[in-house]
RNA sequence: GCCUCCGUAGCUUAGCGGUAUAGCGCGGGUUUCAUAAGCCCGAGGUCGAGGGUUCAAUUCCCUCCGGAGGCA
Numbered sequence: 001g002c003c004u005c006c007g008u009a010g011c012u013u014a015g016c017g018g019u020a021u022a023g024c025g026c027g028g029g030u031u032u033c034a035u036a037a038g039c040c041c042g043a044g045g046u047c048g049a050g051g052g053u054u055c056a057a058u059u060c061c062c063u064c065c066g067g068a069g070g071c072a
Base pairs, nucleotide, nucleotide: 001071002070003069004068005067006066007065010024011023012022018055026042027041028040029039030038048064049063050062051061052060
């Protein structure tokens, strides 16, 4: 330098045009003499950045940034 894949909550991730998911973690409640576990509730996301297509983009297209792998 070229090719492929990946980037979504603090962490690990689902979703792949039509309201953004779950687990762990975090906060509150319940239970206990107390703690842990269990159960219930809640907060937390400019979906890597910018632009384009579309009535509508996390999803499709382009450019960039970061990461992984391959070829030279």

The prediction has a mean pLDDT of 84. Predicted 3D model of a 72-nucleotide RNA (transfer RNA) from a Candidatus Woesearchaeota archaeon. Rfam family: tRNA. Gene Ontology term of the family: triplet codon-amino acid adaptor activity. It is annotated as a transfer RNA. Taxonomically the source falls in Candidatus Woesearchaeota (Archaea, Nanobdellati).